[in-house]
RNA sequence: UUCCGAUAAUGGCAAACUCAAUGAAAAUUGAGGACGCAAAACCACGGGCCUAAGGUAUUGGAGCAAGGGUUGAAUACUAUGGUAGCCGGGUUGCCGAA
Numbered sequence: 001u002u003c004c005g006a007u008a009a010u011g012g013c014a015a016a017c018u019c020a021a022u023g024a025a026a027a028u029u030g031a032g033g034a035c036g037c038a039a040a041a042c043c044a045c046g047g048g049c050c051u052a053a054g055g056u057a058u059u060g061g062a063g064c065a066a067g068g069g070u071u072g073a074a075u076a077c078u079a080u081g082g083u084a085g086c087c088g089g090g091u092u093g094c095c096g097a098a
Stems, first nucleotide, its partner, number of pairs: 004096002012037002017032006035085001041091003045088003048083003054078006061071002
């Protein structure tokens, strides 16, 4: 230095839940709080997962009443949104037993 991870040591982070804020939502941020984590530090590159504002399609309704268009509801698809504490990958880092 690399691999590795101990009933070692210094410490670190913070799940669920509660409150507040942001957001269409998923979720995120702050405070409290600890389920756990040897990278639960950082990065959306690959895969998975979550959401569907907007867009597309279908179905029913309402006004106009030739067509068509408008408006609103439901369903389906879709990420440009998110998840790093889902996995892989990349980068960086504390300690030093076997």